Small-subunit ribosomal RNA, 3' major domain from an uncultured bacterium, 482 nucleotides, folded computationally.
Model confidence (mean pLDDT): 84 of 100.
[in-house]
Context: one part of a larger RNA
RNA sequence: UGACGGGGACCCGCACAAGCGGUGGAGCAUGUGGUUUAAUUCGAAGAUACGCGCAGAACCUUACCAACCCUUGACAUGUCUGUCGCGAGUUUAGGAAACUAGACUUUUCGGUUCGGCCGGACAGAACACAGGUGCUGCAUGGCUGUCGUCAGCUCGUGUCGUGAGAUGUUGGGUUAAGUCCCGCAACGAGCGCAACCCUCACCCUUAGUUACCAGCGGGUAAAGCCGGGGACUCUAGGGGGACUGCCGGUGCCAAACCGGAGGAAGGUGGGGAUGACGUCAAAUCAUCAUGCCCCUUAUGUCUUGGGCUGCACGCAUGCUACAAUGGCCGGUACAGAGGGCUGCAAUACCGUAAGGUGGAGCGAAUCCCAAAAAGCCGGUCUCAGUUCGGAUUGAGGUCUGCAACUCGACCUCAUGAAGUUGGAGUUGCUAGUAAUCGUAGAUCAGCAACGCUACGGUGAAUACGUUCCCGGGGCUUGUACA
Numbered sequence: 001u002g003a004c005g006g007g008g009a010c011c012c013g014c015a016c017a018a019g020c021g022g023u024g025g026a027g028c029a030u031g032u033g034g035u036u037u038a039a040u041u042c043g044a045a046g047a048u049a050c051g052c053g054c055a056g057a058a059c060c061u062u063a064c065c066a067a068c069c070c071u072u073g074a075c076a077u078g079u080c081u082g083u084c085g086c087g088a089g090u091u092u093a094g095g096a097a098a099c100u101a102g103a104c105u106u107u108u109c110g111g112u113u114c115g116g117c118c119g120g121a122c123a124g125a126a127c128a129c130a131g132g133u134g135c136u137g138c139a140u141g142g143c144u145g146u147c148g149u150c151a152g153c154u155c156g157u158g159u160c161g162u163g164a165g166a167u168g169u170u171g172g173g174u175u176a177a178g179u180c181c182c183g184c185a186a187c188g189a190g191c192g193c194a195a196c197c198c199u200c201a202c203c204c205u206u207a208g209u210u211a212c213c214a215g216c217g218g219g220u221a222a223a224g225c226c227g228g229g230g231a232c233u234c235u236a237g238g239g240g241g242a243c244u245g246c247c248g249g250u251g252c253c254a255a256a257c258c259g260g261a262g263g264a265a266g267g268u269g270g271g272g273a274u275g276a277c278g279u280c281a282a283a284u285c286a287u288c289a290u291g292c293c294c295c296u297u298a299u300g301u302c303u304u305g306g307g308c309u310g311c312a313c314g315c316a317u318g319c320u321a322c323a324a325u326g327g328c329c330g331g332u333a334c335a336g337a338g339g340g341c342u343g344c345a346a347u348a349c350c351g352u353a354a355g356g357u358g359g360a361g362c363g364a365a366u367c368c369c370a371a372a373a374a375g376c377c378g379g380u381c382u383c384a385g386u387u388c389g390g391a392u393u394g395a396g397g398u399c400u401g402c403a404a405c406u407c408g409a410c411c412u413c414a415u416g417a418a419g420u421u422g423g424a425g426u427u428g429c430u431a432g433u434a435a436u437c438g439u440a441g442a443u444c445a446g447c448a449a450c451g452c453u454a455c456g457g458u459g460a461a462u463a464c465g466u467u468c469c470c471g472g473g474g475c476u477u478g479u480a481c482a
Stems, first nucleotide, its partner, number of pairs: 001482002003479003007476002010473004015466002019429005026320008034311002042053002064306004070300001073129001077128002079125006087106008109119003131295002134293001136291001140289002142284001144282001145280001147278001152191006158167003171182003197272004202240007212229002216227003243266001246260005309448001322422001326381007338369003343362002348357003388419001393414007435458007
């Protein structure tokens, strides 16, 4: 100087408390451990692994296993030789395919100084080499998690100390903040904080098509449907607006705090992006790049089939429930944000349905996906393992796709398991939040999505307080630790 203390005093955080909802019990989904296996590819491991890499494992993916092949190779550059198209389609034999050996059809490369001269493509040979998701994240770059959006981390000059170092950065106030003020052997500065950026909330202005419809006219069963309009909504460009600016009080005539006015918004207005010096030899050689080492008729490459989905069991994260604030049936209302040409697909018809036939319109403020759901109105059930709950299983179908056996999703009929609110424990959340209700998208042929990311609808309770638990910040003290 640090680190540590079941030392001290101070401060903060959904850290506790006060509340609301979960999880831990059940069934299922997903991940993981274990076990099994020819293989169940690999990585991730307290917090900071476990719905994580995977924003899509039937083949492919795929890295694993078995089997069949190839050896200058699936991919690149160079040398030599040969061919002149390459390619596309049909087809025979063997084969699981890769591949091997053929046959037929179509096409007959560009430039040119007309020289096998230049370029291009293919085949063959030998070698340099290719190739490796092989090893090492404790050789590395890059990227990332965490402490933590915590308020800290440092430097120059000066001063103090023999020195390690100290000072500044401590102190008194204050703040979300090393934020600001005052004081001070310090005076300044940098990286962080804040602001500048995006978005939401109010207003003005510009512009009105595909959006809108107040007034005027037409029109309909109804409808911005039509003429038209530029007001309103909205869209998307530009501006304004909030600064403790104003008033009162407290305070040191400070910083600031408390209350008020005006205002759409008030003291960081809400949300996002933004992550200092560093810590964990943290994670990743399997995104990529890369040193060293290793393989080179194989640890490379091609293909078929299987596996990554195996199941006595443990754990983690979710979904659905156990019901009447509910289930079922009928009627009826209101979003936002997205996606669409190898695409989204309306009206209509067929089917109980999944879906099928067909194809208007739309490269979309125009058309479509599209029905929002909870809600509201009426009816029914009457507390039961039930008209709760839907697992499991049987049968029949639909769709995607070469192909749904291992191993897809969905529909219909039948079946109708556990479960009556969950021990010790544990977790999220402070407001348009929790809870609850649906919607969309990426990936994607299809889908194991109940995941993830976004979107809106309805919409609470509670916070006395900081003694205690956890984490953090600065000050001080002890130390046989570095």
It matches the Rfam family "Bacterial small subunit ribosomal RNA". Rfam links the family to the GO terms structural constituent of ribosome and ribosome.